[in-house]
Molecule: Bacterial RNase P class A
Organism: uncultured Pirellula sp.
RNA sequence: CUGGGAGAUUUAUGCGAUCGCUUUGCUUUGUGCAAAGAGGAAAGUCCGGGCUCCAAAGAGCAAGGUGGUCGAUAACGUCGACCGGCCGUAAGGCUAGGGAUAGUGCAACAGAAAGUAAACCGCUGGGCCUGGCUCAGUAAGGGUGAAACGGUGGGGUAAGAGCCCACCAGAGCUCAAGGUGACUUGGGCUGCUAUGUAAACCCCACCUGGAGCAAGAACAAACAGAACGGCAUCUGUCGCUCGCGAUGGAUGGUGGGUUGCUCGCCGACCAGUACGUUCGGGUUGAUCGCUCGACGCCACGGGCAAUCGUGGUGCUAGAUAAAUGAUCGCAGCGCGCAAGCGAACAGAACCCGGCUUACGAAUCUCCCAGGCCU
Numbered sequence: 001c002u003g004g005g006a007g008a009u010u011u012a013u014g015c016g017a018u019c020g021c022u023u024u025g026c027u028u029u030g031u032g033c034a035a036a037g038a039g040g041a042a043a044g045u046c047c048g049g050g051c052u053c054c055a056a057a058g059a060g061c062a063a064g065g066u067g068g069u070c071g072a073u074a075a076c077g078u079c080g081a082c083c084g085g086c087c088g089u090a091a092g093g094c095u096a097g098g099g100a101u102a103g104u105g106c107a108a109c110a111g112a113a114a115g116u117a118a119a120c121c122g123c124u125g126g127g128c129c130u131g132g133c134u135c136a137g138u139a140a141g142g143g144u145g146a147a148a149c150g151g152u153g154g155g156g157u158a159a160g161a162g163c164c165c166a167c168c169a170g171a172g173c174u175c176a177a178g179g180u181g182a183c184u185u186g187g188g189c190u191g192c193u194a195u196g197u198a199a200a201c202c203c204c205a206c207c208u209g210g211a212g213c214a215a216g217a218a219c220a221a222a223c224a225g226a227a228c229g230g231c232a233u234c235u236g237u238c239g240c241u242c243g244c245g246a247u248g249g250a251u252g253g254u255g256g257g258u259u260g261c262u263c264g265c266c267g268a269c270c271a272g273u274a275c276g277u278u279c280g281g282g283u284u285g286a287u288c289g290c291u292c293g294a295c296g297c298c299a300c301g302g303g304c305a306a307u308c309g310u311g312g313u314g315c316u317a318g319a320u321a322a323a324u325g326a327u328c329g330c331a332g333c334g335c336g337c338a339a340g341c342g343a344a345c346a347g348a349a350c351c352c353g354g355c356u357u358a359c360g361a362a363u364c365u366c367c368c369a370g371g372c373c374u
Stems, first nucleotide, its partner, number of pairs: 001370011013331007021037006039345001043356002046354005051212004058266001060265002063208005068082005083097001084095004098203002103201002105197003120142002122138007150168006169193002171190008216288002219285001225279005231252009295314008333342003
């Protein structure tokens, strides 16, 4: 100098003037004074919670989620470090990373054959009607294929084969050292050598009530009930074993049947009790929830880090169909000789921690490879 890799910060600003809007505070009550006022993703609604409600509620089934180890966190499917595998010369990147010896399924075509498989060509031996046929043995050589029953060399054999041996690879068993652990390194024994796929079904381990701020709370206002079910009390008729049973009527929700987790099925427990289901009518007003928090920033300390502790300091939107702005001047950034022009993705709606997606410009730090010079 060129190319590449990883990370962090900022966000069209700053100052001044004039005018305008919202909230809070003060106030001489005059819209007067002061302070603050849309993001790094506010987006997606993909995860996790805080909070509110469903009277009380369960390691239940179903269903769903996660999946190396150890940590962080309120928690997570998130984050950190490390291990294994793959990619890259490297810095680094990706990883849905438990189980194929519980079972089922799938692997086209080609090929003899894709699995306790198999003989197309071939090799060896026997017979015969001898340039061929047939029987038996074989899987070392060739072919097909992504993959063909471990590889190389030797012995052995009629010819061959882990049939046997040496070495190597894998698998299983075992010992030692290191590490919290996943795992790593090394040694020994066994001839055991029939693949892959679970982001296929499945098995294993762990986790999980549900609905959601249009949750919910209290206030105000208005209105119209009906049917069915079942229960309690009273009552009529009939029957009877005098206790009840059948059938009808009235009143009603205190009692006691039905019902009773806001996904589905089910169980325990009953008292701390809201009759249940369907159809129909009225109301849709304003207030709270609504912003002080697992909060921000700074310093020191522990930790490789994620992050935790201690101390100090700060209050940084709360609208309700939607406020957070406009104009002028100077300076800043980028382009341009200048005049001048320009600036991406994109707007809070209960809050917080993450992930994912969109995106222009600027600044800074560290690392890798190559070239050149000294």